RNAcentral holds the sequence, with entries from ENA. Transfer RNA from an Anaerolineae bacterium, 74 nucleotides, folded computationally. RNAcentral records the identical sequence in 2 taxa. The coordinates come from a structure-prediction model, not an experiment, and the mean pLDDT is 81. Its Rfam family is "tRNA". The family's RNA type in Rfam is transfer RNA.
RNA sequence: GGGGGUGUGGUGCAGCGGUUUAGCAUAUUGCCCUGUCAAGGCAAAGAUCGCGGGUUCGAAUCCCGUCACUCCCG
Numbered sequence: 001g002g003g004g005g006u007g008u009g010g011u012g013c014a015g016c017g018g019u020u021u022a023g024c025a026u027a028u029u030g031c032c033c034u035g036u037c038a039a040g041g042c043a044a045a046g047a048u049c050g051c052g053g054g055u056u057c058g059a060a061u062c063c064c065g066u067c068a069c070u071c072c073c074g
Base pairs, nucleotide, nucleotide: 001073002072003071004070005069006068007067010026011025012024013023018057028044029043030042031041032040050066051065052064053063054062
């Protein structure tokens, strides 16, 4: 330098154009339970989807550019 993959709440993932205004696990906070802790139950807060454009009636999802990590080629 060329090509591929990944980038979504604190962390790990799902979502593959519309009916969920982004869901699950875990962590966090509150309450219940308990003699206490843990476990368990209930609830809450937290991401506008790496960033910037474009296409579309509508985009996390398609296209372009760009950044980071990673793999392959030279």